[in-house]
């Protein structure tokens, strides 16, 4: 510096990564060589050898030989053995570090001095006798010495009562020394004392009787309760004693920019410790690692009486652990011990060996070389990359390997190492590269494989069928004899903040307020120099670090010198500021005098409304209660209304008023009492501020014990509301609530803001003081600067400083457990951890959503009309069946939907018989002659056997058959890979953009607001101005009128003919038809309004969008479609493809939707009579005749390629019946009997005829359509079509209603705005038992183990005393 809370965003804050380092350890892989390191765990137990001896120049004694003598050996004796070497178990301590100090000892070594004399006696070894398995002794005798002891003498030494006492010695060797005794003194060493520093726990707060100090002794080298006796009663502690827990300190080392964390292998210094505890001999030196007693425990011997042992010494061996060498070489060097010396001894030490354990160094080749080989991966099929990489081809030889030459370390000899290092020659590219990673953090990306599987992951998350995340693979990148993971520090982390954080909302001001210690603290002078500044002297061992040189070819590594070692003493100088002492001031505190204001406290009187209850008052039937009842009271008289009694609170006043530290405080009156302001003068003279502990007040609830109890009222009962209803509402109702004592200590005890001080723009309200301004000390709103994450704060700071004080360190567990204070109890107060998440949070955005709030619109409600839902039948759907009953549409947006037409076909599905590349296109090779057709057998058909007939020709081929090669087919999957096209919100009025402004940002503004509109339509306003897509208009279509144009349309007037008919000549006026214009624009007019625009009226066919239609923004639902097309990836290929016959898709216990027809008399029925438009018509619409009850059929071609001909309009109107019935209503069902289309109506088509006549008498709860030429009715016509299951679709005219008070409520939508822990977004997010599973952690009858205090039993060894 990054990742990581969120839709985005700012901050807060954990969490996680990138860096270094390691006495490292696992996994992969491993060439060389130099330096370094290697039990971090069992200070566990040790098998074997080796690590401490030497001296004959101190002594005697054997023995043996090279016998004027040497050499071995055991023993006396000296001197070493208290060093060198391991470990770090204890140890929080004068143990270490650093600095001092006095009351001390010193062997060997050094200087100086003196002396070095006379005796004596004995014991080892020896012999001898003798126990014992062994270790090991006993008992006699015999001897030497530098062994022992006596006198002597004593410069200086000790000790004194100053008179005097004590107290030494060792000789060897043979002239060169070595030695020993007495003193002094140095040098190294040891010992003691003292200041200062040194982990962690207060849920360890009190500890201490030799304790603390005197006096005396006594010990020790040496102070000193170290010890003893007696005296005083001390000592230590909140500047953490005492306890427990952890720990060997340090120089250093690893980190860091440093401060600082962490650590304390290796190297040096120092301390402890040696199997565990305990002792003391010995000795200059221990209380002794390889000495000894005694005790424990473990191991071996044993003859069972009784002995040995002590690797935490080098090697090495079990064991433990992830994890750590060789039972090596040598004293050649350095160094130690003895010793005159040679010389002996050293596992110290210096050397190999093992280990890529680290760190440095080197190499695995160099230069060329494009057909850019061949393989391998990918592909868009063209090519790319691997990659100059390889081969080739021309070199070169470090290292390793042979072979020879060969050191330095050695001053005179003496070389383990070691035939090393090096050095010369030789051959050959030969012997020599792995490991990680490649989604972001973090350099590096394709393709398979796999399907939330197997797996990855350091976070944050990959994987559920196109995975740069998993595994392979090519490819890439880093690092490189390594390279990755684990583990542990620091660092990043300002994430414990001294440098360097914070506490109103994120974690976080103690409920307030007296106050002891502490810390801080006005002026002014004087004196000190404690702090504090500066010099300088001493010390901070050396090695490390740095910084200049030098030596191994260079580095690592060695090695001179400097420089550091911030620190501690000593001193000498300065005196600002802090401190001490002292002596002064008044601005800070506090008195004193005049006033003021108040629900400030406490006592104790007292005052009315209200409420309930009592009272044989008066006085009748209800009262109370509710959103609507009821429980309740009431005729045994209630509510109401008179009088009476309790108790508790005190309306009006009264107020972002007062007053108090806070809790809090309100009728009046009185009396006792605390604190604030204001004023102008005096006095005190810093007397000041905060304040851990400590003390006191502390709402309401609660607890105790006497007392009161009117009304309210937890629990509690009843009655209600609900699915329930332990509740909201009602009716009752105890504790409480009220007095007095006395606990209790907590509250969202809040401004969620600690106290005190000084400074810093303004405006306005109010409450006290004052005559009033002006001030002054409160209480409150806005606002500047500044602050702040932002909202916000703003002289009543969250602004700028100063001082103290509490408190914070991610979110759960958990403010919980345990401990321990305080409590009558209830609890408080203090106050964790294991586990477990990547978060948890604060503010603001922008959206959603609210049974939030304004505002508006829609057949949304309401008002009306007609259906649905009940019945039959159509169709369409679940569901069920079935060989199959093909496949998709599933709230609204699926269901008479894709299908505008499923008997074959369609057709995609069952069954069964076939076919193998068919249709289409083409390429390239080769073979053949016909191909085509006709007909025969089989067969359900496809298809399979067969027969038969057979050419053109310029010889190139056409044409056509088979093979082979390449493309094919698939209504198989994924609509969650798509395109494309369509549904919905919604024809809802939104949805953006640029520049600008504004905000730390997300983001806002504009697009909000005030009016007005069907409309984000317009208008005023306005940090916004414009601007794009919607909106409207521009198209079509219908309502009117003109103009042109009359044919197939039309017929007033003129003329001709007819039974009759625009039929004919002719017209163009009128309908009409089909281009063109015209018109309508709030234009005019009145009214209201700043304007936009609204109401109203004229005129006009039409009026404020004149009706209707195409037209569908951003976008939303992973909405539908892979089965219309098209397309990415899978996937089948004698098949999932493809042909062929039958069958399903038409099933049928039921469920749903959509429709048709009913139920009647506003009708049916019969029989007359009239009016549309719009579109089809030559495989076709049809005219005439004829036949049939009819559907239709024949014959005839009569019109018509259509303004020409065709295609009956019904309702309606007239007339006549029917008379309320399951009917002359309804028409399903069935039976018979035709007619049509067709190859063919069996499953399974339509119509017509006669006969039957089912259910239905207006439909439950609920639901739908509709605001006018529209519901509501009536036909007509078209598309698909061979015919049709069509009542469906999509036109089309004909007749023609009712209502709208209005916007409270249902649905749905738009805009502001507010809340929010939602953002897959209220179909949201979340709590909490409960089941299974699983992690962590407790509890339990008891059992066991370990620390540590005290105390009492038993009590070795061994000091010191008698």
């Nucleotide at each position: 510096g990054a990742g990581u809370u969120u839709g985005a965003u700012c901050c807060u804050g954990g969490c996680u990564c990138a860096g270094a380092a390691c006495g490292a350890a696992c996994g992969c892989u491993g060439g060389c060589g130099g330096c370094a390191u290697g039990c971090u765990u069992a200070a566990c137990a040790c098998a074997u050898g080796c690590a401490a001896g030497u001296c004959g120049a101190a002594c005697g004694c054997u023995a043996u030989c090279u016998u004027u003598g040497a050499u071995a050996g055991a023993g006396u004796g000296g001197c070493g053995c208290a060093c060198g070497g391991g470990u770090g178990a204890g140890u929080a301590a004068c143990a270490c570090g650093u600095g001092g100090g006095a009351a001390u000892c010193u062997g060997c070594c050094c200087u100086u001095u003196u002396g070095u004399u006379c005796g004596g006696g004995a014991c080892a070894a020896c012999a001898g006798u003798u126990g014992g398995a062994a270790a090991c002794g006993a008992c006699u005798g015999c001897u030497a010495a530098u062994a022992c002891c006596g006198g002597a003498u004593a410069c200086g030494c000790c000790c004194u009562u100053c008179g005097g006492g004590g107290g030494a010695a060792a000789g060897g060797u043979c002239c060169g020394c070595c030695g020993c005794a007495g003193a002094a003194g140095g040098a190294g060493g040891a010992g003691c004392c003292c200041g200062c520093g040194u982990c962690c726990g207060a849920u360890u707060a009190g500890c201490u009787u030799g304790u603390u100090g005197g006096u005396a002794g006594g010990g020790u080298a040496a102070u000193g309760g170290c010890c003893u006796a007696c005296c005083a009663a001390g000592g230590c502690g909140a500047c953490g004693a005492u306890c427990g827990g952890u720990a060997g300190c340090u120089g250093g080392u690893c980190u860091g920019a440093g401060a600082g964390g962490a650590u304390g292998a290796u190297c040096a210094g120092c301390c402890a410790c040696a199997c565990u505890g305990g002792g003391a001999c010995u000795g200059a030196g221990a209380c002794a690692c390889g000495g000894c007693c005694c005790a424990g425990a473990c191991u071996c011997c044993u003859a069972c009486g009784g002995g040995a042992g002590g690797c935490a010494g080098c090697a090495g061996u079990g064991g433990g652990g992830a994890a750590u060498a060789u039972u090596g070489g040598a004293c050649a060097a350095u160094g130690g011990g003895g010793g005159c010396a040679a010389c002996c001894c050293u596992g110290a030490u210096c050397c190999a060996g093992c280990a890529a354990u680290g760190c440095c160094g080197c190499g695995u080749g160099u230069g060329u070389g494009a057909u850019g080989a061949a393989g391998g991966c990918c592909u868009u099929a063209g090519g790319g990359u691997u990659g100059u990489a390889a081969a080739g081809c021309a070199c070169u030889u470090u290292c390793a390997c042979u072979g020879g030459u060969g050191a330095a370390g050695a001053u005179g000899a003496u070389g383990a190492c070691g035939g090393u290092a090096a050095c010369c020659a030789g051959a050959g590219a030969a012997g020599a590269a792995g490991c990680c990673c490649c989604g972001g953090c973090u350099a590096a990306c394709u393709u398979c494989g796999u399907g939330c599987c197997a797996g990855c992951a350091g976070c944050c998350g990959c994987g559920g069928u196109a995975a740069u995340a998993c595994g392979a693979a090519g490819g890439g990148g880093g690092c490189g004899a390594g390279c990755g993971u684990u583990g542990u520090u620091c660092g990043g982390a300002a994430u414990u903040a001294c440098u360097g954080g914070g506490c109103g909302u994120a974690a976080a001001g103690g409920g307030a307020g007296c106050g002891c210690a502490g810390g801080c603290g006005g002026u002014u002078c004087a004196u000190u120099u404690a702090g504090u500044u500066a010099g300088g002297c001493g010390u901070g061992a050396a090695a490390g670090c740095c910084c200049c040189g030098g030596g191994c070819u260079c580095a690592a590594c060695c090695u001179g010198g400097g420089a550091a070692c911030u620190g501690c003493g000593c001193u000498u100088a300065a005196u600002a500021c802090u401190g001490a002492u002292g002596a002064a001031c008044u601005a800070g505190a506090a008195a004193a005098c005049a006033g003021a204001a108040g629900a400030g406290g406490g006592u104790a009187g007292u005052g009315g409304a209200a409420u309930u209850c009592c009272c044989a008052g008066u006085g009748u039937a209800g009262a109370g209660g509710u959103g609507a009842a009821a429980u309740u009271c009431g005729u045994a008289g209630a509510u109401a209304u008179g009088g009476g009694a309790a108790g508790a609170a005190c309306a009006c006043c009264g107020g972002u008023g007062g007053c108090g530290a806070a809790a809090g405080c309100g009728g009046c009156u009185a009396c006792c009492u605390g604190g604030u302001c204001u004023g102008a003068u005096u006095u005190u003279g810093a007397c000041g501020c905060u304040g851990a502990g400590g003390c006191u007040c502390g709402a309401a609830a609660g607890c105790g014990u006497g007392g009161g109890g009117a009304g309210c009222a937890a629990a509690c009962a009843g009655g209600a509301u609900u699915a329930g209803a332990u509740a909201c509402c009602c009716u009752g109702g105890u504790a409480g609530u009220c007095c007095a004592c006395g606990c209790c200590g907590u509250a969202a005890a809040c401004g969620a803001u600690g106290a005190u001080u000084a400074c810093u723009c303004g405006g306005u309200a109010u409450u006290a003081g004052u005559c009033u301004g002006a001030c002054u000390a409160g209480u409150g709103c806005c606002u500047a600067a500044g602050c702040g994450a932002a909202a916000g704060u703003g002289a009543u700071a969250a602004g700028u400083a100063a001082u103290c004080c509490a408190c914070c360190u991610g979110g759960g567990g958990a403010g919980u457990a345990c401990g321990c204070u305080c409590g009558c109890a209830a609890g408080a107060g203090u106050g964790a951890a294991a586990c477990u998440c990547a978060a948890a949070g604060g503010a603001a955005u922008u959206g959603a959503c609210g049974g939030g709030g304004g505002c508006c619109c829609g057949c949304a409600c309401a008002a009306g009309c007609g259906g649905u839902g009940g019945a039959g039948c159509a169709u369409g759907u679940g569901g069920u069946u079935u060989a199959a009953u093909u496949c998709g549409a599933u709230g609204a947006u699926a269901c008479g939907c894709g299908a505008g037409g499923a008997a074959c076909c369609u057709u995609a599905c069952c069954u069964g018989g076939g076919c193998u590349u068919a249709a289409a296109u083409g390429u390239g090779a080769c073979c053949g002659g016909a191909c085509a057709g006709a007909c025969u057998g089989u067969g359900a058909a496809a298809g399979c056997a067969g027969u038969c007939c057979u050419u053109c020709u310029u010889c190139g081929g056409a044409c056509u058959g088979g093979u082979c090669u390449c493309a094919a087919g698939g209504u198989g999957c994924u609509g969650c890979a798509u395109g494309g096209u369509u549904g919905u919100c919604g024809u809802c009025a939104g949805c953006u953009c640029g520049u600008g402004c504004u905000g730390u940002g997300a983001g806002g503004u504009g697009u909000c607001g005030g009016g007005u509109u069907a409309a984000g339509u317009c208008c005023c306003a306005u940090a916004a101005c414009g601007a794009g897509c919607g909106c409207a208009a521009c198209c079509c279509u219908u309502a009117u009128c003109u103009u042109u144009a009359g044919u197939u349309g039309c017929c007033a007037g003129c003329g001709a003919g007819u039974a009759a008919u625009g039929u004919c000549g002719g017209g163009g006026a009128c309908u009409u038809u089909a281009a063109a214009g015209a018109g309508a624009c709030u234009g005019c007019c009145c009214g209201u309004g700043u304007a936009a625009a609204c109401g109203g009226g004229a005129g006009g066919a039409a009026g404020g969008u004149g009706g209707g239609g195409a037209u569908g923004a951003c976008g939303u639902c992973a909405a539908a479609u892979c089965a219309u097309c098209a397309c990415g990836g899978c996937c089948c290929u004698u098949a999932c493809g493809u042909c062929c016959a039958g069958g399903g898709c038409u099933a049928c216990a039921c469920a749903c939707g959509u429709g048709c027809u009913a139920c009647a008399a506003u009708g049916g029925u019969g029989a007359g009579u009239a009016c549309a438009g719009a579109u089809g018509g030559u495989u076709g619409c049809u005219g005439c005749u004829u036949g049939g009850u009819g559907a239709c059929a024949a014959g005839u071609u009569u019109g018509c390629u259509a303004a020409u001909c065709u295609a009956u309009a019904a309702a309606a109107c007239u007339c006549a019946u029917c008379u309320c019935a399951g009917u002359u209503c309804g028409g399903a069902u069935u039976g018979g009997a035709g007619u049509c289309u067709g190859a063919a109506a069996c499953u399974c088509g339509a119509c017509u005829c006669c006969a039957u006549g089912a259910a239905g008498u207006u439909g439950g709860a609920a639901u739908c359509g509709c605001u006018a030429g529209u519901a509501a009715u009536c036909g007509c016509a078209u598309a698909u079509c061979a015919g049709c299951c069509a009542u469906g679709a999509u036109g089309c005219g004909g007749u023609g209603a009712a209502u709208a008070c209005g916007u409270u409520c249902c649905c749905g939508g738009g805009c502001c705005u507010u809340g929010u822990a939602c953002a897959c977004a209220c179909c949201g997010c979340c709590c909490g038992u409960c089941a299974a599973g699983c992690c962590a952690u407790g509890g339990a009858a008891g059992u066991u183990g370990g620390g540590a205090g005290u105390g009492c039993c038993u009590a070795a060894a061994g000091u010191c005393g008698g």
A computed fold for a 1362-nucleotide RNA from an uncultured marine bacterium, annotated as small-subunit ribosomal RNA.